[in-house]
Context: one part of a larger RNA
RNA sequence: GAACGAACGCUGGCGGCGUGCUUAACACAUGCAAGUCGAACGCGAAAGUCUUCUUCGGGAGAUGAGUAGAGUGGCGCACGGGUGAGUAACGCGUAAGUAAUCUACCCUGAUGUUCGGGAUAACCCACCGAAAGGUGUGCUAAUACCGGAUACGCUGAGUAAUCAGGAAAGGUGGCCUCUUCAUGAAAGCUACUGCAUUAGGAGGAGCUUGCGUACCAUUAGCUAGUAGGUAGGGUAAUGGCCUACCUAGGCGACGAUGGUUAGCGGGUCUGAGAGGAUGAUCCGCCACACUGGAACUGGAACACGGACCAGACUCCUACGGGAGGCAGCAGUGAGGAAUAUUGCGCAAUGGGGGAAACCCUGACGCAGCGACGCCGCGUGGAUGAUGAAGGCCUUCGGGUCGUAAAAUCCUGUCAGAUGGGAAGAAAUGUUAUUGUAUUAAUACUACAGUAGUUUGACGGUACCAUCAAAGGAAGCACCGGCUAACUCCGUGCCAGCAGCCGCGGUAAUACGGAGGGUGCGAGCGUUGUUC
Numbered sequence: 001g002a003a004c005g006a007a008c009g010c011u012g013g014c015g016g017c018g019u020g021c022u023u024a025a026c027a028c029a030u031g032c033a034a035g036u037c038g039a040a041c042g043c044g045a046a047a048g049u050c051u052u053c054u055u056c057g058g059g060a061g062a063u064g065a066g067u068a069g070a071g072u073g074g075c076g077c078a079c080g081g082g083u084g085a086g087u088a089a090c091g092c093g094u095a096a097g098u099a100a101u102c103u104a105c106c107c108u109g110a111u112g113u114u115c116g117g118g119a120u121a122a123c124c125c126a127c128c129g130a131a132a133g134g135u136g137u138g139c140u141a142a143u144a145c146c147g148g149a150u151a152c153g154c155u156g157a158g159u160a161a162u163c164a165g166g167a168a169a170g171g172u173g174g175c176c177u178c179u180u181c182a183u184g185a186a187a188g189c190u191a192c193u194g195c196a197u198u199a200g201g202a203g204g205a206g207c208u209u210g211c212g213u214a215c216c217a218u219u220a221g222c223u224a225g226u227a228g229g230u231a232g233g234g235u236a237a238u239g240g241c242c243u244a245c246c247u248a249g250g251c252g253a254c255g256a257u258g259g260u261u262a263g264c265g266g267g268u269c270u271g272a273g274a275g276g277a278u279g280a281u282c283c284g285c286c287a288c289a290c291u292g293g294a295a296c297u298g299g300a301a302c303a304c305g306g307a308c309c310a311g312a313c314u315c316c317u318a319c320g321g322g323a324g325g326c327a328g329c330a331g332u333g334a335g336g337a338a339u340a341u342u343g344c345g346c347a348a349u350g351g352g353g354g355a356a357a358c359c360c361u362g363a364c365g366c367a368g369c370g371a372c373g374c375c376g377c378g379u380g381g382a383u384g385a386u387g388a389a390g391g392c393c394u395u396c397g398g399g400u401c402g403u404a405a406a407a408u409c410c411u412g413u414c415a416g417a418u419g420g421g422a423a424g425a426a427a428u429g430u431u432a433u434u435g436u437a438u439u440a441a442u443a444c445u446a447c448a449g450u451a452g453u454u455u456g457a458c459g460g461u462a463c464c465a466u467c468a469a470a471g472g473a474a475g476c477a478c479c480g481g482c483u484a485a486c487u488c489c490g491u492g493c494c495a496g497c498a499g500c501c502g503c504g505g506u507a508a509u510a511c512g513g514a515g516g517g518u519g520c521g522a523g524c525g526u527u528g529u530u531c
Stems, first nucleotide, its partner, number of pairs: 001531004006527005013377006019370002021335001026333003030330003035075003040072002043069001048063006082288003091213008101205003106201008114148004123138001125136004154165004170193006179186003214260003221251003226248008263285004267278004290311004313324004341367001343366003349363001350361004380410004390401004414472001416467005424458001429453009475520005480501003486515005496503002
């Protein structure tokens, strides 16, 4: 000199864009943060309103409504969001390999989608419990579950021929051309969408390897599943990953083993560069989710807001037993020099579910708070010398603050008031209509197009116009040398200053105050850290 997720002191007008628990991976009240689908399935209220009956207590029916709702089932919950405790490691970075592998949803191609069966939740009834919750009897559905058939390019065996094994689920809209009944419908046709098998793609993931990846030798020896082989098990898959047997190896001064510290990278800061330091925000990877462990489901987890066991802690209890996990967004306490609102909205972008409408989304978009940072703007401009008053200094002549003020004439940025007022919105859907495809079909459906209609949290915000008025808006540090900037008074090795050298013991440009000056300026200094 530059820099900072900074803090502290004094001061503080506005806006834009960023950014904000670096400490206790400490404990958490409260609310929200993951649901959705009726076009998979069976059930199915109530209040209210109307009608009617009535012993005036009430009963019945309709509507509300096949709505609310819970349940079975499907997909999602492994994404998104947080944190950096652990980890010195194929964890990360980079370059390869996988003929040792998997892949739901999505895209492309091929084939199939057949015949049956038994349950069960919800519900009703009975019962146990303070609660959390649970038990039994009975009924019922499915794209839930099970069996049979069929089966290719799939799997296994085989040189081959061939043999053996293995699937499935329907739903919605429309129609009467064909068949059956006959105003129309169906077991029929058709379109779309699902389902099963298989081949490929895309994206994703697992595993392996070369090289690189902190400090300590005041850590020198370490190692029995240890190193390798054979056989088997296990896995999507290789492998001591695991087991049995056999061999006695394997690593190490090119630093093993042990200890300490630490998430890694893109980057960031500094520097002419080489390098040094660092790893907040944003992006990629990894690890973790109160602590420890082992699993289930699933394409994928050994799973932050799933389940089980143990532990610590907190809470409820009828003392028998139960409940919980903010390192999600806000917020609270504690710790600390120190770090924000229990805000608005799904309008946009993106994600999940759904055919869609739509629903959910503390992701995200916005707003609030903080000079925490960067950038921009303002606090007025011109004229104005009896160089006013006043302060300070003085050699008492004067000098200086100083065109500075006053005064006169202007301007109107920002803040204020009034009025107007956006872009961000393109869609989806729906209505009308045109064309193409499909088909028996001018139905339906799909695709493409045209026209109408609908949607804004921010926000009456940005912006524009008008009004009034110099009115509301300057401080901080320094002045001995380094280092730009000097005099007076007070003090008298005292009080004090200080980054280094050093000042202060009676004229201190170094302490304290004043006048003056210098530097930066909505900031200025100090402290800390890095180069």
The prediction has a mean pLDDT of 85. This is a predicted structure of a 531-nucleotide part of an RNA (small-subunit ribosomal RNA, 5' domain) from an uncultured bacterium.